Molecule: small-subunit ribosomal RNA
Organism: Pirellula sp.
RNA sequence: CAAGUGAAGGGUUUGAUCCUGGCUCAGAAUGAACGUUGGCGGCGUGGAUUAGGCAUGCGAGUCGCGCGAUAAUGUAGCAAUACAGGACAGCGGCGAAAGGGAGAGGACAACAUAGGAAUCUGCCCUGGGGUCGGGGAUAGCGUCGGGAAACUGACGGUAAUACCCGAUAAUAUCCAAGGAUCAAAGGAGCAAUUUGCCCCGGGAUGAGCCUAUGCCCCAUUAGCUAGUUGGCGGUGUAAUGGACCACCAAGGCUGUGAUGGGUAGCUGGUGUGAGAGCACGACCAGCCUCACUGGCACUGAGACACUGGCCAGACACCUACGGGUGGCUGCAGUCGAGAAUCUUCGGCAAUGGACGAAAGUCUGACCGAGCGACGCCGCGUGUGGGAUGAAGGUCUUCGGAUUGUAAACCACUGUCGAGGGGGAUUAAGGGAAACUUGAAAGAACCCUGGAGGAAGGGGAGGCUAAGCUCGUGCCAGCAGCCGCGGUAAGACGAGCUCCCCAAACGUUAUUCGGUAUUACUGGGCUUAAAGAGUUCGUAGGCGGCGAAGUAGGUGAGGUGUGAAAGCCCUCGGCUCAACCGAGGAACUGCGCUUCAAACCACUUUGCUAGAGGGAGAUAGGGGUAAGCGGAACAGAUGGUGGAACGGUGAAAUGUAUUGAUAUCAUCUGGAACACCGGUGGCGAAAGCGGCUUACUGGGUCUUUUCUGACGCUGAGGAACGAAAGCUAGGGUAGCGAACGGGAUUAGAUACCCCGGUAGUCCUAGCCGUAAACGAUGAGCACUAGUCUGAGGGACUUUCACGGUUUCUCGGACGUAGCGAAAGUGUUAAGUGCUCCGCCUGGGGAGUAUGGUCGCAAGGCUGAAACUCAAAGGAAUUGACGGGGGCUCACACAAGCGGUGGAGGAUGUGGCUUAAUUCGAGGCUACGCGAAGAACCUUAUCCUAGUCUUGACAUGUAGUGUUCAGAAGGUGAAAGCCUUUGGCCUAGCAAUAGGCGAACUACACAGGUGCUGCAUGGCUGUCGUCAGCUCGUGUCGUGAGAUGUCGGGUUAAGUCCCUUAACGAGCGAAACCCCUGUCUCUAGUUGCCAGCGCGUUAUGGCGGGGACUCUAGAGAGACUGCCGGUGUUAAACCGGAGGAAGGUGGGGAUGACGUCAAGUCCUCAUGGCCUUUAUGAUUAGGGCUGCACACGUCCUACAAUGCGUUAUACAAAGGGAACCAAAGCUGCGAAGUCUAGGAAAUCUCAGAAAGUAACGCUCAGUUCGGAUUGCAGGCUGCAACUCGCCUGCAUGAAGCUGGAAUCGCUAGUAAUCGCGGGUCAGCAUACCGCGGUGAAUGUGUUCCUGAGCCUUGUACACACCGCCCGUCAAGCCACGAGAAUUGGGGGGGCCCGAAGUCGCUGAGCUAACCGUAAGGAAGCAGGCGCCGAAGGUCAACUUGAUGAUUGGGACUAAGUCGUAACAAGGUAGCCGUAGGGGAACCUGCGGCUGGAUCACCUCCUUU
Repeated sequence: CAAGUGAAGGGUUUGAUCCUGGCUCAGAAUGAACGUUGGCGGCGUGGAUUAGGCAUGCGAGUCGCGCGAUAAUGUAGCAAUACAGGACAGCGGCGAAAGGGAGAGGACAACAUAGGAAUCUGCCCUGGGGUCGGGGAUAGCGUCGGGAAACUGACGGUAAUACCCGAUAAUAUCCAAGGAUCAAAGGAGCAAUUUGCCCCGGGAUGAGCCUAUGCCCCAUUAGCUAGUUGGCGGUGUAAUGGACCACCAAGGCUGUGAUGGGUAGCUGGUGUGAGAGCACGACCAGCCUCACUGGCACUGAGACACUGGCCAGACACCUACGGGUGGCUGCAGUCGAGAAUCUUCGGCAAUGGACGAAAGUCUGACCGAGCGACGCCGCGUGUGGGAUGAAGGUCUUCGGAUUGUAAACCACUGUCGAGGGGGAUUAAGGGAAACUUGAAAGAACCCUGGAGGAAGGGGAGGCUAAGCUCGUGCCAGCAGCCGCGGUAAGACGAGCUCCCCAAACGUUAUUCGGUAUUACUGGGCUUAAAGAGUUCGUAGGCGGCGAAGUAGGUGAGGUGUGAAAGCCCUCGGCUCAACCGAGGAACUGCGCUUCAAACCACUUUGCUAGAGGGAGAUAGGGGUAAGCGGAACAGAUGGUGGAACGGUGAAAUGUAUUGAUAUCAUCUGGAACACCGGUGGCGAAAGCGGCUUACUGGGUCUUUUCUGACGCUGAGGAACGAAAGCUAGGGUAGCGAACGGGAUUAGAUACCCCGGUAGUCCUAGCCGUAAACGAUGAGCACUAGUCUGAGGGACUUUCACGGUUUCUCGGACGUAGCGAAAGUGUUAAGUGCUCCGCCUGGGGAGUAUGGUCGCAAGGCUGAAACUCAAAGGAAUUGACGGGGGCUCACACAAGCGGUGGAGGAUGUGGCUUAAUUCGAGGCUACGCGAAGAACCUUAUCCUAGUCUUGACAUGUAGUGUUCAGAAGGUGAAAGCCUUUGGCCUAGCAAUAGGCGAACUACACAGGUGCUGCAUGGCUGUCGUCAGCUCGUGUCGUGAGAUGUCGGGUUAAGUCCCUUAACGAGCGAAACCCCUGUCUCUAGUUGCCAGCGCGUUAUGGCGGGGACUCUAGAGAGACUGCCGGUGUUAAACCGGAGGAAGGUGGGGAUGACGUCAAGUCCUCAUGGCCUUUAUGAUUAGGGCUGCACACGUCCUACAAUGCGUUAUACAAAGGGAACCAAAGCUGCGAAGUCUAGGAAAUCUCAGAAAGUAACGCUCAGUUCGGAUUGCAGGCUGCAACUCGCCUGCAUGAAGCUGGAAUCGCUAGUAAUCGCGGGUCAGCAUACCGCGGUGAAUGUGUUCCUGAGCCUUGUACACACCGCCCGUCAAGCCACGAGAAUUGGGGGGGCCCGAAGUCGCUGAGCUAACCGUAAGGAAGCAGGCGCCGAAGGUCAACUUGAUGAUUGGGACUAAGUCGUAACAAGGUAGCCGUAGGGGAACCUGCGGCUGGAUCACCUCCUUU
């Protein structure tokens, strides 16, 4: 110098958001345990459970310089004996009360801190004084006994620093102040001397006692106490004291928690934390308590004594059965229990202790070692170089990447360990000296040897650092929370790689933290949990203005204390560190003392602004009691009257010819008080409403009239307290739980209807609860306004109306602020103060139990086990509603025509089958994939036969004609088998070289196999609906909103206006195609008016471009014009012109998205599966199968028709393996022959309905054409299964179609034919084309669907949602329970050990006295009080078990209903009562935390 350096959050409720709120994680720690692993050392630490039981050894002795005696042994001696010697034992002294262990008990007699007075204190220090004279015993010992033992008896004799007496006697003690009383011990040494002993004083140390303050939980423990509280006098103690005793008094403690119950050793400190706190009290230190359990005293300075004694008890051991012995919570060790905690070690060398004069002895204190990674700390397991980035592993997009400079390899080093030396140091002492003392450890240093002996654990979805592959397939498993796993798992298991820590790493348990999640620092209560139903008021808390004083709180200074260790700081010592040492700081506390006097407090004295009183006015459904009134209702009597009434969605039950309902009159009865009446009044709240009277409470205004802080709040307490309910007595018109009946319904214990008892009413009493709500405690003060209702006053005004202002009460809007937001906002949920009540996740549960109140029903108080990761508030976006508003659509309505009935075609289901391949499944599958299954197609369809590098592709290697082709055999075919069977160069040839089909082998091919829920692409649908979004800005904490809403308008988010929005994009529209009018250009194959030629006739020909037409380019339509309406708008309505008029008609075009929609069988593709087969190929069969059901169509049922004959008018297409004219043949399908045509030329090709004429005349027909027979035609290798067509014959059902259902708004429906694609052939299907050509509607109530706005929501997988209760099953914890069985602390009574004390003591007795007898004194014994254990009685309290029983929690797919969420289909909920399988229903009162519509009031704006 320094000693104050310190504060983090994340995950999880939702579709998303903000908030509330719990759960959970990351950190640190431990006397730990468990799993895997484990090199070394240092320092620490280790029975936390059964204060359970203990074998064995050791743990307290020492002194011969207190004493007598003396063994072995030695010396001398013949011996006796003497001397030396020193063991065991004994007397005596000191110690044994320390040290060591443990935490059972104890909530206070403990402990901590600070004080105190009425005390003692061995050894130690110090001061003063003394130490004289005597005596009698006794152990040991000897002799003789008893006993199994432990032990013990008698007799004899002996010593002392043992014991006793006397003397001396103050500074001690007592005192009546005269006096009286009290001690001792010697030993060692030749000696000097030394060490003891006694008395008195002081000190130190230690101990005892007292006081104050602090010190856990439970009130489901509220009253406790007779020695209790005090006094007087005693006893007792070292000492105070009810500590104890006698007497007297009646006190003492308690809501600031007594008493009782539970738990616990306390502290210094330890862990954690920013701190405040919270939790803990191992090791170390201080104190306390205990020593097998309970009691007791003795000895002593000190004990009621851990290794002393006595008694009782339990347990254990010995025993000769008579009796004895024992106490590890000392060190080791053992058993038991337990998740769990060590060696029956060495030494007194050091430190310390006891004894001793000393040497020394003893010391499981202690020092050391051992065991345990139990903790902290340190070190090592190599260092440098080393790329072909080796091999191997893993992954791969097949290129590579990674493991990885890692290894190998090269060069080094030598820590630690191992082995061998070495020896500093722990040693200081002791002894006259020589000399001697280390249990254990062992530093530095030296040598040997060689990278050699030394790495694991956990993790890798997020939190949380770190990912890939394979296996598995809601299985196996993981998991701290959220959550993973159902065939592509970064979450399970394995591998590789990576991350973290490292001789350890994880897990479990526990504590603190995070958690402001108990909030003192530092939280809340309208709706999230939370304001008591209201008022009064006790204790308590808090309290107006001024003055004076005091000094309790408060503030400042000083001082004492706050042990050491520890924490912190600075130094220092071990190589560093841990560890240790020194000094400091700190110990936030308590005491004493000095000062200050603002504030709080206290005392005194004033004041009037708070509060209260007086006087004068005044409003009111304030309260209680009595009386009175009218309307309505019901009943009774009588009259009139004559068939229904009543009730509902519709009915029925019910009433009525014995006269109802209706109506008139009279009478009786009970209950409630229309209009006024009102976010108007009054009251503390509950609540209060006809009128009058009596009594009575409170409020407001005015008034300086009085008192003088008298105030506020309010734990306990008291009073009041809706409805329902209870008791007793009345009353009962209406209404009406329960109950009966009728309906509704699947059922209807309900909703609706008809009845109806308790009750509702009164009197007296009880109950004490409600959504008792403003979900907002009471009081005071302050903080923008505006409007308004009620009751007063003042001013102004001549009066009135009115205006201004003030006090009180009741409302609305709104600023700042607050708030999670909604909202609130002078009536605060703002800003402050005071007091009270209440909350701390959801469920269990306002339940159980206990207590208390109640007649009961029940109320108040009020848990836990267990279980979940949420429950919840506000707001947002959607979706939904048996919510609302607006709008649209062939959605309905108005029409036309169909389907559903028949026969047939076709598709599907089902059935069948060897197989009937597969897919599609509400709308959005079903004449769909399939624009055409006889074979082929055609497929893991079936039955058979075959092939295996393959029917198809590429590559490598080998062989080299085995190939193709030809011929033959076999076979249903495919296939198989046999024979024959190259080219080029060189060379005469043999032969050599090359090319090369094919074959062999390997890679691989192949798959219409699986997964459309792994995918791409494509498609359907909502829907050609008008929507879907973005940028910037603004608003909101945010999700989000705004824009996109509103008023108009449109087919349209189309456009206009308004506007915190301004713009923009994808959609709509437009641009594109076809069609409708006109113009221009161009005329071949098209056309032909005019001019010619030709023909029986025809654009046939020359020519022509006028027309039609063809196909290019243009024009035209834009609400442009007029009128009206409308906001001077957008636009709409009408009109003109025009071929066309308000998008002219049609098409193509399909936003963001939805349906895990469809398709792996178009194609592509991940993964999986298959490889002599799920591939390839061949033949035949099947996809066509038929009791049946459905969809889509065709043809009909006929006369608006059918048939026959004649005759007219299209468009759009096709054609070369094709279309085919004409001619000829055939009744016909067709055949034959052959022009023309790759097409405005030729051809298919005849359009049909229509028109004209004739027939049919209402019939199963001249309708209808199925079915069947015969005979033919065509295509094709082949028409049996299984094609189409023709002719003749046959001539079925069917006479207009039930419930239901489809299409269509104009060139549309309907009807008529034509063409094309597919295709060898096959069309009622599909895609197109034109001909003829309507009816109805101009509306939006309803059904369906859709769009926008708004509202509610407990839905978000989004109403096909969510969700409640009984019952049934499994499992878990808990309550009740006849009873059974333990524990605990008290009480009463009995018995009463040891023992102290008291009394007694006739028995016994050495010291003193004593002429000896006795006395004094003492002892044994006896009695008494007290007294442990024990016994017994009745209670209390707390556990365990318990047949049975009750509810509760939980559990993928059980049963019954549907109570709640939307108006949840009867609005819901609260209290209460009754009822019911259940959710629930109903009555009475209350609440809005109810939707919708209307009205009233209020507010805002103009």